Source information: Model confidence (mean pLDDT): 79 of 100. A computed fold for a 116-nucleotide RNA from Synergistaceae bacterium UBA4066, annotated as Glycine riboswitch aptamer. It was read from a public genome assembly, where an Rfam model found it. The organism belongs to Synergistaceae, within Bacteria.
RNA sequence: AUGAAGGUCGCAAGAGAUACCCUUUGCCCCAGGAUAACUGGCAAGGGGAGCCGAAGGGGCAAGUGCACGGCAAAGCGGUGCGCGAAACUCUCAGGCGAAAGGAUUGCGGCUGGACA
Numbered sequence: 001a002u003g004a005a006g007g008u009c010g011c012a013a014g015a016g017a018u019a020c021c022c023u024u025u026g027c028c029c030c031a032g033g034a035u036a037a038c039u040g041g042c043a044a045g046g047g048g049a050g051c052c053g054a055a056g057g058g059g060c061a062a063g064u065g066c067a068c069g070g071c072a073a074a075g076c077g078g079u080g081c082g083c084g085a086a087a088c089u090c091u092c093a094g095g096c097g098a099a100a101g102g103a104u105u106g107c108g109g110c111u112g113g114a115c116a
Base pairs, nucleotide, nucleotide: 006111007110008109009108010107011106012105013104018049020048021047022046023045024044025043026042027041028040031039032038050096051095052094056092057090058089059088063083064082065081066080067079068078070076071075
């Protein structure tokens, strides 16, 4: 079973924070210059400062398990070691113009097979 949770796909919504500074290599164009250096831009790296929390990851409260010892016991509280959630917290990772990504939410398809 007139199909719960969960998973996955599609569509829609979806916050925050410097388009920071220095530097290496390669390439390119307008102009100057001497066909060079240099000034500009692009790509890939390296270093530095500031900042954000909503991929992922770490931390913990109530509660709870075990051990020890206290109170006569039931039970209660104590100490130690574990378990223990989040959008809280840390900022390892990730990110700080737009785009992309994005926890999470809604709807739909597929899957799934709980209660009764």